[in-house]
Molecule: transfer RNA
Organism: Sphingobacteriaceae bacterium
RNA sequence: AAGAGUGUAGUAUAACGGUUAGUGCAACGAUCUCCAAAAUCGUCAGUAGAGGUUCGAUUCCUUUCACUCUUG
Numbered sequence: 001a002a003g004a005g006u007g008u009a010g011u012a013u014a015a016c017g018g019u020u021a022g023u024g025c026a027a028c029g030a031u032c033u034c035c036a037a038a039a040u041c042g043u044c045a046g047u048a049g050a051g052g053u054u055c056g057a058u059u060c061c062u063u064u065c066a067c068u069c070u071u072g
Base pairs, nucleotide, nucleotide: 001071002070003069004068005067006066007065010025011024012023013022018055027043028042029041030040031039048064049063050062051061052060
């Protein structure tokens, strides 16, 4: 320089264009326990930025940014 891919909660990841954006772990609270651990129940917290298409965008298109891979 050219080409391809990824970006969702603290972390790891799901999600036909049509919901309240789920799940595990973590954190916090409650129950239980003499205390803790375990177990059970609950809570918290998220779509990289900008624009466009659409009645409706995490999803489709353009562009920017970050990262990864391939070729030279």